[in-house]
This is a predicted complex of two RNAs, RNase P RNA and transfer RNA, with 458 nucleotides together.

RNA sequence: GGAGUGGAACAGGCGAACGCCGGCGUGAAAGCGCGGGAGGAAAGUCCGAGCUCCAUAGGGCAGGGUGCUGGCUAACGGCCAGUCGGGGCGACCUGAAGGAAAGUGCCACAGAAAACAGACCGCCGAAGGCCUCUUCGGAGGCCAGGUAAGGGUGAAAAGGUGCGGUAAGAGCGCACCGCGGCGGCAGCGAUGUCGCCGGCACGGCAAACCCCACCCGGAGCAAGAGCGAAUAGGGAGGCGAGCGGGAGCAAUCCCGCGCAAGGACGGCCCGUCCGAUGCCUCCGGGUUGGCUCGCUCGAGACCGCGGGCAACCGCGGCCCUAGAUGAAUGUUCGCCGCCCCGCCUCGGCGGGGAACAGAACUCGGCUUACCGUUCCACUCCGGCC
RNA sequence: GGGGGCGUAGCUCAGUUGGGAGAGCGCCGCGUUCGCAACGCGGAGGUCGUCGGUUCGAUCCCGUCCGCCUCCA
Numbered sequence: 001g002g003a004g005u006g007g008a009a010c011a012g013g014c015g016a017a018c019g020c021c022g023g024c025g026u027g028a029a030a031g032c033g034c035g036g037g038a039g040g041a042a043a044g045u046c047c048g049a050g051c052u053c054c055a056u057a058g059g060g061c062a063g064g065g066u067g068c069u070g071g072c073u074a075a076c077g078g079c080c081a082g083u084c085g086g087g088g089c090g091a092c093c094u095g096a097a098g099g100a101a102a103g104u105g106c107c108a109c110a111g112a113a114a115a116c117a118g119a120c121c122g123c124c125g126a127a128g129g130c131c132u133c134u135u136c137g138g139a140g141g142c143c144a145g146g147u148a149a150g151g152g153u154g155a156a157a158a159g160g161u162g163c164g165g166u167a168a169g170a171g172c173g174c175a176c177c178g179c180g181g182c183g184g185c186a187g188c189g190a191u192g193u194c195g196c197c198g199g200c201a202c203g204g205c206a207a208a209c210c211c212c213a214c215c216c217g218g219a220g221c222a223a224g225a226g227c228g229a230a231u232a233g234g235g236a237g238g239c240g241a242g243c244g245g246g247a248g249c250a251a252u253c254c255c256g257c258g259c260a261a262g263g264a265c266g267g268c269c270c271g272u273c274c275g276a277u278g279c280c281u282c283c284g285g286g287u288u289g290g291c292u293c294g295c296u297c298g299a300g301a302c303c304g305c306g307g308g309c310a311a312c313c314g315c316g317g318c319c320c321u322a323g324a325u326g327a328a329u330g331u332u333c334g335c336c337g338c339c340c341c342g343c344c345u346c347g348g349c350g351g352g353g354a355a356c357a358g359a360a361c362u363c364g365g366c367u368u369a370c371c372g373u374u375c376c377a378c379u380c381c382g383g384c385c
Numbered sequence: 386g387g388g389g390g391c392g393u394a395g396c397u398c399a400g401u402u403g404g405g406a407g408a409g410c411g412c413c414g415c416g417u418u419c420g421c422a423a424c425g426c427g428g429a430g431g432u433c434g435u436c437g438g439u440u441c442g443a444u445c446c447c448g449u450c451c452g453c454c455u456c457c458a
Base pairs, nucleotide, nucleotide: 001381002380003379004378005377006376007375008374009373010372012336013335014334015333016332017331018330020037021036023034024033025032026031039356043367044366046365047364048363049362050361051220052219053218054217058270059269060268061267063216064215065214066213067212068082069081070080071079072078083097084095085094086093087092098211099210103209104208105205106204107203120151121150122147123146124145128143129142130141131140132139133138159177160176161175162174163173164172178200179198180197181196182195183194184193185192186191224293225292226291227290234283235282236281237280238279239278242257243256244255245254246253247252262274263273264272288458300319302317303316304315305314306313307312338353339352340351341350342349343348386457387456388455389454390453391452392451395410396409397408398407404441412428413427414426415425416424434450436448437447438446
């Protein structure tokens, strides 16, 4: 100097004018004064929680989710550290990565054969049978048969390479690699490494059913609570159990006990609770585009010290940082700063540009969108000293 | 703001143990008719919303994004 890898920060600044939202103070009110007002993703709603109601969230089945190991955390499908596989010369990147020797299922087309392997071409045909020839040693042909080395099909053909071996072949034998089992050592563990044994048994798919381990109750701030206004607590259909005592001529009324149609309860069963001017279904009507709370101080932000490789945790200090509800956070002007282009008297002038996007109960993550600028750490290549 | 569902030809929709992309209407051509309609025969037309993954192979299985519909005081 070039090429690259990983990470972090920012997302224009200052001032003025006119507005918008809510807070505090003042004021009878109008108003005035003071200070505050979007984001790294506020987004998608893909996960996980807090909070509220249903029972304090119960038991079993069904269902759903996660899936190498250890840790962090309120929790997680997140994060950190490691293991193994894949990629890169490297910094580094990347992986939904349990089980296919529990069982079931699938593997289209092509191909002889697709999971109980399999003879289409090829090779052999030693030993066995038949035929021909013969110099009587044998040679050739056909068959039964052997063979998974080679060809061909396919995504995949039943360990790979080499040597030996054989009629030709073959883990048939051997060496190395792979695979499986056992044991030692290191590690909390995933796993690694070393030694011995086994000739190979075990094709792929679990983002197919399934098995194993762990986790999960349902709904969601339009949750939920209070106040106010309005109407007639409307019509139709359906369901529901009584018993004992008392009063009374009777209809009926009162008291006590018990039961259940239905509901809480989201698929089923159990269980618990509620349950008499009761409950369910359908139709019809009225009112507010109502008010207040929930509503922003919280697993909170920043700084320092300590522990830990890190995620993160502990302690101390300091700060308060939007709460709207047809929904505020804006517009204009001036100066400066950043990037690009042109001119040129070389540091000035002119023109242009500045993204993605915008809170709606609140947090922790993930994913997606994005003009650019700056900084830190590291790798490779080339040149010079 | 929150919950649920859907996306396949121009339109309305089928499509399951993952292997052929289909039906009806519409469109085009030919026949029939004096001409049109109807009818008969033939044909064209597809990014299975997008991107990525699993698999030998994806409309189908899994994830991401986009669009549409619907419900909730």
Rfam match: Bacterial RNase P class A.